The prediction has a mean pLDDT of 76. Predicted 3D model of a 395-nucleotide RNA (Bacterial RNase P class A) from a Desulfobacterales bacterium. The gene name in the source record is rnpB.
RNA sequence: GGAGUAACUCAAACGAUCGCCGGGUGGAUUUAUCUGUCCGGAGGAAAGUCCGAACACCACAGGGCAGGGUGCUCCAUAACGUGGAGUCGUGGUGACACGAAGGAAAGUGCAACAGAAAGUAUACCGCCCGGCACUAAAACAUUUGUUUUAGUGCCGGGUAAGGGUGAAACGGUGCGGUAAGAGCGCACCAGUUCCCCGGGUGACCGGGGAAGCUCGGCAAACCCCACCCGGUGCAAGACCAAAUAGGGGAGUGUUUGAGAGUGGCCCGCUCAAGCUCCCGGGUAGGUCGCACGAGCUGCCGGGCAAUCGGCAGCCUAGAUGAAUGAUCGUUACCCGGCACUAAAACAUUUGUUUUAGUGCCGGGUACAGAAUUCGGCUUACGGGUUACUCUGACC
Numbered sequence: 001g002g003a004g005u006a007a008c009u010c011a012a013a014c015g016a017u018c019g020c021c022g023g024g025u026g027g028a029u030u031u032a033u034c035u036g037u038c039c040g041g042a043g044g045a046a047a048g049u050c051c052g053a054a055c056a057c058c059a060c061a062g063g064g065c066a067g068g069g070u071g072c073u074c075c076a077u078a079a080c081g082u083g084g085a086g087u088c089g090u091g092g093u094g095a096c097a098c099g100a101a102g103g104a105a106a107g108u109g110c111a112a113c114a115g116a117a118a119g120u121a122u123a124c125c126g127c128c129c130g131g132c133a134c135u136a137a138a139a140c141a142u143u144u145g146u147u148u149u150a151g152u153g154c155c156g157g158g159u160a161a162g163g164g165u166g167a168a169a170c171g172g173u174g175c176g177g178u179a180a181g182a183g184c185g186c187a188c189c190a191g192u193u194c195c196c197c198g199g200g201u202g203a204c205c206g207g208g209g210a211a212g213c214u215c216g217g218c219a220a221a222c223c224c225c226a227c228c229c230g231g232u233g234c235a236a237g238a239c240c241a242a243a244u245a246g247g248g249g250a251g252u253g254u255u256u257g258a259g260a261g262u263g264g265c266c267c268g269c270u271c272a273a274g275c276u277c278c279c280g281g282g283u284a285g286g287u288c289g290c291a292c293g294a295g296c297u298g299c300c301g302g303g304c305a306a307u308c309g310g311c312a313g314c315c316u317a318g319a320u321g322a323a324u325g326a327u328c329g330u331u332a333c334c335c336g337g338c339a340c341u342a343a344a345a346c347a348u349u350u351g352u353u354u355u356a357g358u359g360c361c362g363g364g365u366a367c368a369g370a371a372u373u374c375g376g377c378u379u380a381c382g383g384g385u386u387a388c389u390c391u392g393a394c395c
Stems, first nucleotide, its partner, number of pairs: 001391010012331007020041010043367001047378002050376005055233004067229005072086005087101001088099004102224002107222002109218002124163002126159016171189006190214002192211008237288004247279006259271004295314008332365016
């Protein structure tokens, strides 16, 4: 110098002017308006709304079934599918990264094409044994047969060493063994299961021994095992309350005053339309929920860490058609153009290109905008710092 890995961090700055939202505090009056002043006013992701909680309402004796989720270990946490530290596996030369990482020796099921066969079954080529037929050669006897050997074909059997298929084929190498073969036997290696010793809280690791045990893959197929899980979301929900319907109570209900019952009539009594008042209801609207909280900052302590504890200090947006902005100036950074200076390279008597610096002009400042709150995850995105890894050249 180049290429990377991990962690952390900032989120342009300052000033002026004019605005917007919330809060405090004054003044003016026409008492619900105007006006002054002070303080505060987006994020690391406010985003996606994926996971877990708080909170609220509804449901709910307890237990089970169904359904859903999670799935190595220990720890952290209010909780989590999150985080930390590890184990094992995979990838990378490495710093490191990633993992849907329980069970296939409970059961069911699946595996395109190819292949004999995709799992306890099988045999295409091949190898071996036996039988039959044919051909050839040799030997023996010889009108012609017999025997042996070799080859070919068919039939029956053995085999799984070798070939061939496949993503995957029933351990590997060697020796023995056999008609040919085979863990059939043995040695070594690999794996599995079991036992013992040592280390670790544990996942697991290291060492030793036994058994020919060799049992394939898929559980992001059903399933089995262990653990967890009620529903809806602040438009939850609570309160105040114009209006409307229906409801409750009290009064009135009078011969100018509807009407019904008490057999008819009068009085009386009861009911009762209507009217008045009150309660209540709950729409528009308003208030709360809603900003002191699993809070923030600093220091100290425990812990490898996630994180926990102690002390001190701080209060830090709350809108609801929804505020947090605009303009100007200066500075910082980035991009482009022009000019000048320096160096290098190439052509050459002067140019071109590249790099660096200075000045001027113009443009730009990533992703993105709170809506009940919090812990995570994921995604988007500009810059900086630190540590580490691999590597070129030179000293």
The sequence is in RNAcentral, with records from ENA.